[in-house]
RNA sequence: CUCUUAUCCAGAGCGGCGGAGGGACUAGGCCCGAUGAAGCCCGGCAACCAUCAAACGAACGGUUUGAAAAGGUGCUACUUCCUACAGAUCAAAGUGGAUCUGAAAGAUAAGAG
Numbered sequence: 001c002u003c004u005u006a007u008c009c010a011g012a013g014c015g016g017c018g019g020a021g022g023g024a025c026u027a028g029g030c031c032c033g034a035u036g037a038a039g040c041c042c043g044g045c046a047a048c049c050a051u052c053a054a055a056c057g058a059a060c061g062g063u064u065u066g067a068a069a070a071g072g073u074g075c076u077a078c079u080u081c082c083u084a085c086a087g088a089u090c091a092a093a094g095u096g097g098a099u100c101u102g103a104a105a106g107a108u109a110a111g112a113g
Base pairs, nucleotide, nucleotide: 001113002112003111004110005109006108007107008106013042015041016040017039021032022031023030026084027083028082029081043076044075045074048072049071051067052066053065054064055063056062080105085102086101087100088099089098090097
């Protein structure tokens, strides 16, 4: 980098350093930010992997449920901040709008190449 699978409306700081940007990319919108953005550290949250226990199973592989949080990651404004593509429904009839479903793109984990 590519592929596969799962998840993405929950949760998490009035801390320290830092100094002007930030919410992935493009466009539109809406926001955050000198009452201090990004980034780093600490703290915290969660429970994907790993760990432990139980059940299923002849057994291995495995599946399910639960526990814990010392390990590997991750996350820590706003639903992945919202929309963009397709379909359905509603409203309207002004090339514009609302809701739902799916896709695409993205993020994270685990596995494979």
Molecule: SAM riboswitch aptamer (S box leader)
Organism: Bacillus oleivorans